[in-house]
RNA sequence: ACACAAGGUCUCUAGGGUUCCGCCGGCGACGCCGGGACUGGUCCGAGAGAGACCAGCUCUCGAAAAAAACGGGAGCCACACGGAGGGAUAAAAGCCCGGGAGGU
Numbered sequence: 001a002c003a004c005a006a007g008g009u010c011u012c013u014a015g016g017g018u019u020c021c022g023c024c025g026g027c028g029a030c031g032c033c034g035g036g037a038c039u040g041g042u043c044c045g046a047g048a049g050a051g052a053c054c055a056g057c058u059c060u061c062g063a064a065a066a067a068a069a070c071g072g073g074a075g076c077c078a079c080a081c082g083g084a085g086g087g088a089u090a091a092a093a094g095c096c097c098g099g100g101a102g103g104u
Base pairs, nucleotide, nucleotide: 007054008053009052010051011050012049015044016043020041021040022038023035024034025033026032027031056076057075058074059073060072061071062070079099081102085097086096087095
């Protein structure tokens, strides 16, 4: 300097806006218009947040000899500073581009 790997899903949270509901205001009123510098419900939601499950790795056990496969058990599953800009959705965001650019 380069390459590979650092897994997946679900639930929740930090956070997010405003399609719907609610709330507030107005009106020509069982609806219409406006408001997210409206607490909220629906909704979106973390690589670097939490939990669970699965997968993976190491060891071990299981039947005829061994290996492989399969199954049981135990352990491991680490670390991670980070723009601007762009994109999707109704709209926005720790969402996606992105373990990116860059930095150490």

Predicted 3D model of a 104-nucleotide RNA (Guanidine-I riboswitch aptamer) from Alicyclobacillus fructus. NCBI's taxonomy places the organism under Bacteria, Bacillati, Bacilli, Caryophanales, Alicyclobacillus. The sequence was found by an Rfam model in a public genome assembly.